[in-house]
RNA sequence: GAAGCAAGCCAGACCGCCGCUGGUGCGAGGGUGGAAACACCGCACGGGAGGAAGGUCCGGACUGCACAGGGCAGCGCAGGAGCUAACGGCUCUCCACCGCGAGGUGAGGAUCAGAGCAACAGAGACGAGUCGCGGCGGGGCAACCCGGCGCGGGUGAAACGGGCAAUCUCUGCGCGCAGCAACACCAAGUAGGCCGGCGUUGACGUGGCCCGCGGAGCCGGCGGGUAGGUGGCAUCGAGCCGGGUGGGCGACCCCCGGCCCAGAGGAAUGGCGGUCACGGGGCUUCAGCCGAAAGGCUGCGGCGCCGCACAGAAUCCGGCCUAUCGGCUUGCUUCACAC
Numbered sequence: 001g002a003a004g005c006a007a008g009c010c011a012g013a014c015c016g017c018c019g020c021u022g023g024u025g026c027g028a029g030g031g032u033g034g035a036a037a038c039a040c041c042g043c044a045c046g047g048g049a050g051g052a053a054g055g056u057c058c059g060g061a062c063u064g065c066a067c068a069g070g071g072c073a074g075c076g077c078a079g080g081a082g083c084u085a086a087c088g089g090c091u092c093u094c095c096a097c098c099g100c101g102a103g104g105u106g107a108g109g110a111u112c113a114g115a116g117c118a119a120c121a122g123a124g125a126c127g128a129g130u131c132g133c134g135g136c137g138g139g140g141c142a143a144c145c146c147g148g149c150g151c152g153g154g155u156g157a158a159a160c161g162g163g164c165a166a167u168c169u170c171u172g173c174g175c176g177c178a179g180c181a182a183c184a185c186c187a188a189g190u191a192g193g194c195c196g197g198c199g200u201u202g203a204c205g206u207g208g209c210c211c212g213c214g215g216a217g218c219c220g221g222c223g224g225g226u227a228g229g230u231g232g233c234a235u236c237g238a239g240c241c242g243g244g245u246g247g248g249c250g251a252c253c254c255c256c257g258g259c260c261c262a263g264a265g266g267a268a269u270g271g272c273g274g275u276c277a278c279g280g281g282g283c284u285u286c287a288g289c290c291g292a293a294a295g296g297c298u299g300c301g302g303c304g305c306c307g308c309a310c311a312g313a314a315u316c317c318g319g320c321c322u323a324u325c326g327g328c329u330u331g332c333u334u335c336a337c338a339c
Stems, first nucleotide, its partner, number of pairs: 001335010012276007020048002023045005031040003050310001054321002057319005062179004069211004074175005079093005094108001095106004109170002114168002116164002131152004136147004183231004193222006204214003239259006246253002278307003282303003286299005
């Protein structure tokens, strides 16, 4: 210098003006909307998307059903040891495969329980109805047939000896079900009414079935009608930042200090202008080179233009997967050259 491998980071910056949203403080008024619950105002201050907020694919927290309990069925996972709240995630390591290498990938329990499967070729493919040859025994006048033994050729990935568990199955482990439209409370109202059926000899619920548990209502029809508000919900957490000759190969754990960091409910997080940065392309001064010329190429500059990805919280968190303009950092590998 070229080509790569692994890990990590950024995701334009600043200023001005006008807005949106929720929080805190202060202030005014006793008003407006609504049946009510409840919501609504002005000013100031500070907060206001992401590495994936995405797909909703796993795992948890939380909530309800019984303080979620037993069995069957069903589903998921699979070398070994660990990390973690948990996991199908992550780490280390063994093995197999790929790569010269740095490294990458793995659907890596079991075929002495049972079943199933194997293209083409081949007589025959998991079944022996056995291709050829040679003995043996039996039947038959014979050709030949039946049973069993030994040897051999060819086909094929594989020929009574194996393979596939990414076919069922077996083993071990895990999973009760539903999900914030959960759920709780408030509020005239998924109320109150009429008819029929079932029901303490247990209807109905426990979102497959049986048990167990709870349990007095449940189902259908007629007619009528609601879906409004508050909490859950975002200040105390599996939280974030910094430090530690603290532990561990590592995932991770421990200690110390500091911080509080979006919270809507048709859903805020934006728009405009300016300067600078980045990328692309255009015009152009000057210099050099090529060319007969027109012109072209390179370099230091100048001036406009365009662009700036993927995408956007919705109960919260840990992962996985997918999308992503452009750029940066660190470590390592192979090759070439020089010393």

Overview: The RNA shown here (Bacterial RNase P class A) has 339 nucleotides and comes from a Burkholderiaceae bacterium. The RNAcentral record of the sequence draws on ENA. NCBI's taxonomy places the organism under Bacteria, Pseudomonadati, Pseudomonadota, Burkholderiales, Burkholderiaceae. Model confidence (mean pLDDT): 76 of 100.